Large-subunit ribosomal RNA, domain IV from Halanaeroarchaeum sp. HSR-CO, 317 nucleotides, folded computationally. Lineage of the source: Archaea > Methanobacteriota > Halobacteria > Halobacteriales > Halanaeroarchaeum.

Context: one part of a larger RNA
RNA sequence: CCGACGUUAGGGAAUUCGGCAAAUUCGCCCCGUAAGUUCGCGAUAAGGGGUGCCUGCCCAGUGAUUGGGCAGGCCGCAGAGACCAGGAGGCUCCGACUGUCUAGUAACAACAUAGGUGACCGCAAAUCCGAAAGGACUCGUACGGUCACUGAAUCCUGCCCAGUGCGGGUAUCUGAACACCCAGUACAAUGGGACGAAGGACCCGUUAACGGCGGGGGUAACUAUGACCCUCUUAAGGUAGCGUAGUACCUUGCCGCUUUAGUAGCGGCUUGCAUGAAUGGAUCAACGAGAGCCUCACUGUCCCAACGUUGGGCUCG
Repeated sequence: CCGACGUUAGGGAAUUCGGCAAAUUCGCCCCGUAAGUUCGCGAUAAGGGGUGCCUGCCCAGUGAUUGGGCAGGCCGCAGAGACCAGGAGGCUCCGACUGUCUAGUAACAACAUAGGUGACCGCAAAUCCGAAAGGACUCGUACGGUCACUGAAUCCUGCCCAGUGCGGGUAUCUGAACACCCAGUACAAUGGGACGAAGGACCCGUUAACGGCGGGGGUAACUAUGACCCUCUUAAGGUAGCGUAGUACCUUGCCGCUUUAGUAGCGGCUUGCAUGAAUGGAUCAACGAGAGCCUCACUGUCCCAACGUUGGGCUCG
């Protein structure tokens, strides 16, 4: 000096990106237990008290090295005496939850999930594997199977079919080759015609299909704002909600709370560069080795370092 430990007066997060690490708590019995809530939970909530040994006795039990209890006494700093063994509470975000995952840098808000919705399919089916034979689904049959999106519950899910896609229809138009007709060729080639499938044009439907969801000007008896009016324009001009957001450039937005001091956090406002409804919107009890913030307790994280134990390094031999 390094590794692993132990103890430190006073202070107690001043350390640090961040309480990382460590400390606190810890078992059992009794008392007691809030907001919220899907009434199951939350909950070991929180917060208190007790706990050893000896003697005698009481109750229960067939009995036990059994269970419950009463009285008196004894020792220690300390009686779950070592070991073992939750720190607690509050606010917010995300994901409902248990579960799954990058064997060997990622365990998460990612995946899955129950639930919701749409599409296809009547079985010699749809979907899938295989040039095929054949096989899976299935020795199943729509309360089924396959595909896709969303992701518990609760309250909801607005407008647009113009574009792209998908489905259906179609008098007419377009639409290849073969076969057919005519011309041509000693045979052919070749040229023309007629016929006309799917598809397209055309029409209709469809968004929990891919997706999309405006601009300018004026206006109320202070000012400001604009219920209201005018105009251009679109397929339709973003509804309910939520909102400086895990989304907001300006931005450390403004106000309030918290701090001596708060680019953090929370609650509001909100003109949203560029939120928004199953690419789900909002909310949400419980849950989380998830993310951020605060309080109490606790501490060598720190002020500020000291000493000790142990294993190495190192020095000498």

About this RNA: Rfam family: Archaeal large subunit ribosomal RNA. The full RNA is in RNAcentral, with records from ENA.